This is a predicted structure of a 351-nucleotide part of an RNA (small-subunit ribosomal RNA, central domain) from an uncultured bacterium. Its mean pLDDT, the model's own confidence on a scale to 100, is 87.
Context: one part of a larger RNA
RNA sequence: CUGGGUGUAAAGGGAGCGUAGACGGCCUAGCAUAGUCUGAAGUGAAAGCCCCAAGGCUCAACCAUGGGACUGCUUGGGAAACUGUUAAGCUAGAGUGCUGGAGAGGUAAGCGGAAUUCCUAGUGUAGCGGUGAAAUGCGUAGAUAUUAGGAAGAACACCAGUGGCGAAGGCGGCUUACUGGACAGUAACUGACGUUGAGGCUCGAAAGCGUGGGGAGCAAACAGGAUUAGAUACCCUGGUAGUCCACGCUGUAAACGAUGAAUGCUAGGUGUUGGGGAGCAAAGCUUCUCGGUGCCGCCGCAAACGCAAUAAGCAUUCCACCUGGGGAGUACGUUCGCAAGAAUGAAACUC
Numbered sequence: 001c002u003g004g005g006u007g008u009a010a011a012g013g014g015a016g017c018g019u020a021g022a023c024g025g026c027c028u029a030g031c032a033u034a035g036u037c038u039g040a041a042g043u044g045a046a047a048g049c050c051c052c053a054a055g056g057c058u059c060a061a062c063c064a065u066g067g068g069a070c071u072g073c074u075u076g077g078g079a080a081a082c083u084g085u086u087a088a089g090c091u092a093g094a095g096u097g098c099u100g101g102a103g104a105g106g107u108a109a110g111c112g113g114a115a116u117u118c119c120u121a122g123u124g125u126a127g128c129g130g131u132g133a134a135a136u137g138c139g140u141a142g143a144u145a146u147u148a149g150g151a152a153g154a155a156c157a158c159c160a161g162u163g164g165c166g167a168a169g170g171c172g173g174c175u176u177a178c179u180g181g182a183c184a185g186u187a188a189c190u191g192a193c194g195u196u197g198a199g200g201c202u203c204g205a206a207a208g209c210g211u212g213g214g215g216a217g218c219a220a221a222c223a224g225g226a227u228u229a230g231a232u233a234c235c236c237u238g239g240u241a242g243u244c245c246a247c248g249c250u251g252u253a254a255a256c257g258a259u260g261a262a263u264g265c266u267a268g269g270u271g272u273u274g275g276g277g278a279g280c281a282a283a284g285c286u287u288c289u290c291g292g293u294g295c296c297g298c299c300g301c302a303a304a305c306g307c308a309a310u311a312a313g314c315a316u317u318c319c320a321c322c323u324g325g326g327g328a329g330u331a332c333g334u335u336c337g338c339a340a341g342a343a344u345g346a347a348a349c350u351c
Base pairs, nucleotide, nucleotide: 003323004322005321006320007305008304012319014203015202016201017200021196022195023194025090026089028087029086030085031084034083035082036079037078038077040075041074042073043072050068051067052066053065055063056062093193094190095189096188097186098185099184100183105179106178107177108176109175110174111173112156116152117151118150119149120148121147122146123145127138128137164171165170208249209248210247211246212245213244217243218242222238223237224236225235260318261317262316263315264314265313268296269295270294271293272292273291274290275289276288277287278286279285280284300307301306324351325350326349333344334343335342336341
C1' cells in the first nucleotide's frame, strides 16, 4: 500500500456555508472523439521467469529444440445494453408560492418586582457574626435587629417539564421594533436545479489579552484566623484581578450522544410535544397520519456492555480520522497571535 476499522479498546473534524472534485431520479431519440464489449492486423528482440511436448550429459541439477504465454501498447473495422455525451420531455428528489398554528432562535431599545450591599434618618441596647468547636472580623464613635426614604450593579424565584428553539457553541422576567429557521396542510409554479465536500470562508462555552467604561454580590491571587506532626489545602473572616457593558483579539473544552453528513429499507408497545384528517349528537372519547423528543422491546448487530425506525441493523454516496506502549501532542521548521499560546507535527532511544 492493500485490508480491516473509528459509542466505551487507536480512531468522527467543535459546528455550519460552500469551491474544485467524487457520486447522482424516470422516459425517448441520436452519437461513438472517453470508459465498456467484439473480431482483425502490427508490435510486445534474444536470453531468462511461467506452462506443455519430446531430446543430450548413466539420472538430476544443468544444457539444447519446438510450441504456448508475454494478461500490454498502437492502428483502422464493428456493437450501443450500461457509464458518458447531445437533444426533446416527465414529476416521485429538491425548491418556490398560498393558508395556518408553535417556540428561552437572533439583534436592539425600553420597562418591572423580589433579593443583596451601601448611604441618610427614626426606634433601640450589648452584643453581632461565624463554626464540628473556635478565633480572626464587626460593635458603646451605638453595631446586629427593626421602620421609612434613597443609590447602585448584577441576576431573573414560582410557571419549569428525559418541555421548547437553534448548525453547533448556546438561549429563560415583561413589552416593542427589526429579523432567521423549522413544521403542518394545499398541490398553483420551476423541472433534477440534488448529495457530499479537499482547500477556503464564517460562527464558536469558560478562562485569558488590548482600549475605554462599570463594579452590588461572588471571588483566582493575596492577608489573617483555625485545623494539623506539617497544612503553601479542605473550614472561617476579609479581599484584588475577573465576573458586567462597548469595540477588537484569542479559537480552545469530557466543544459528549465520547456515535460525521445524506438517502432508502427492516416487528411491535407506551409517554410527551407541534400540526392535520375521520368517526361518535357534545365539554370529551376513539382512531389514522406527518414532524420532534423520551422509555421498553423483536429481527439483526456487538468482545461484552449494550444499540435496536432518533441503529451501534441491512445497503449506497462523499468527507474526516486510526494502524503497539512510552518518548510526545514534545523537538525542529513553517503559518497565525499583542502576549498567553494555537495549528501542523517527527526522530533517536526504550519496552
Source information: Its Rfam family is "Bacterial small subunit ribosomal RNA". Rfam links the family to the GO terms structural constituent of ribosome and ribosome.